[in-house]
């Protein structure tokens, strides 16, 4: 770094140092000197590996609970803030359409984060 595969509508704060940015890109919207990103302290969500218990199974294994483990990560603003291509459905607009806008649906694909392999 590349690949497979699971989630992704919930849920997480006080200091202290800094000192102007930040929400992956873009295009909007947002946060931010009543301090950003960053570091360092402690806290604290989480059941994604591992570990405990109970359980189902002849075994491989599988389910439930568990933060009661100084465990391994990861996270502590806004659906992954929205959207980003396809695809259906409705709306207004037109003599009727079609392209387009605006509303909702569903799929891809992109990102995040674990856990296996190169």
């Nucleotide at each position: 770094c590349u690949c497979u595969u699971a989630u992704c509508a919930a849920g997480a704060g006080u200091g202290g140092c800094u000192g102007a940015g930040g929400g992956a890109c873009a295009g909007g919207c947002c946060c931010u000197a009543u301090g950003a990103a960053g570091c360092c302290a402690c806290g604290g969500c989480a059941a994604c590996c591992a570990g405990a218990u109970c359980u189902c199974g002849c075994g491989a294994g599988g389910g439930a609970u568990u933060g009661u483990u100084a465990g391994g990560u990861g996270c502590c603003a806004a659906u992954u803030c929205c959207u980003g291509c396809c695809u259906c459905g409705g709306a207004a607009c037109c003599a009727a359409a079609a392209c387009g806008u605006c509303c909702g649906g569903g799929g891809c694909g992109a990102g995040a984060u674990g856990a296996g392999a190169g």